[in-house]
Molecule: transfer RNA
Organism: Vicugna pacos
RNA sequence: UGGGAUACAGCUCAGUGGUAGAGCACAUGCUUAGCAUGCAUGAGGUCCUGGGUUUAAUUCCCAGUACUCCAU
Numbered sequence: 001u002g003g004g005a006u007a008c009a010g011c012u013c014a015g016u017g018g019u020a021g022a023g024c025a026c027a028u029g030c031u032u033a034g035c036a037u038g039c040a041u042g043a044g045g046u047c048c049u050g051g052g053u054u055u056a057a058u059u060c061c062c063a064g065u066a067c068u069c070c071a072u
Base pairs, nucleotide, nucleotide: 001071002070003069004068006066007065010024011023012022013021018055026042027041028040029039030038048064049063050062051061052060
């Protein structure tokens, strides 16, 4: 310098143009003498940022940022 991949819950990750999910973790209740396990319920998201297309964008397009891989 050029090209590619990734960015979504506290962590690891799915997801599809039409109200955003799982596991673990967290909180509450039940269970226990108590803890753990188990069961039930709940909280937690501006889907990296800014534009564009669209009736509608996390999803498609452009630019940027961060991280990473390849080539030079």